[in-house]
RNA sequence: UUAAAAGUUUUAUAGGGUUCCGUAGUUUUGAAAGCAAAAACUAGUCUGGUCCAAGAUAAAACGUACAGUUUGACUGUAUACACGGAAGGAUAAAAGCCUGGGAGAU
Numbered sequence: 001u002u003a004a005a006a007g008u009u010u011u012a013u014a015g016g017g018u019u020c021c022g023u024a025g026u027u028u029u030g031a032a033a034g035c036a037a038a039a040a041c042u043a044g045u046c047u048g049g050u051c052c053a054a055g056a057u058a059a060a061a062c063g064u065a066c067a068g069u070u071u072g073a074c075u076g077u078a079u080a081c082a083c084g085g086a087a088g089g090a091u092a093a094a095a096g097c098c099u100g101g102g103a104g105a106u
Stems, first nucleotide, its partner, number of pairs: 007062006015052002020049002022046001023043007063079006081101001083104001088098002
């Protein structure tokens, strides 16, 4: 800038791994021993914080449709339903993320 209308955004979560933090272990420094502290390495088969995160999870806001209306854009109603692989992709990495309301199924 352009939208979109089984719309979009925000927040929270199911869930996810390991960039960063933390935690644990080992090693080194440290002061002869011990303790505290610092650094490096390893561990996500470490509970966690940061982080990612649902079409088929939730809430809210905006929008949209219809109707009303004292023409003020205000009010009301609606915004339904939805079983789903494998493989692949991104990110540090993975996932109900994306591919995808896909392939399929009914």
The RNA shown here (Guanidine-I riboswitch aptamer) has 106 nucleotides and comes from Aminipila luticellarii. The sequence is in RNAcentral, with records from Rfam. Model confidence (mean pLDDT): 83 of 100. Rfam family: Guanidine-I riboswitch aptamer. About the family: This family represents a conserved RNA structure found upstream of the ykkC and yxkD genes in Bacillus subtilis and related genes in other bacteria. Gene Ontology term of the family: regulation of gene expression.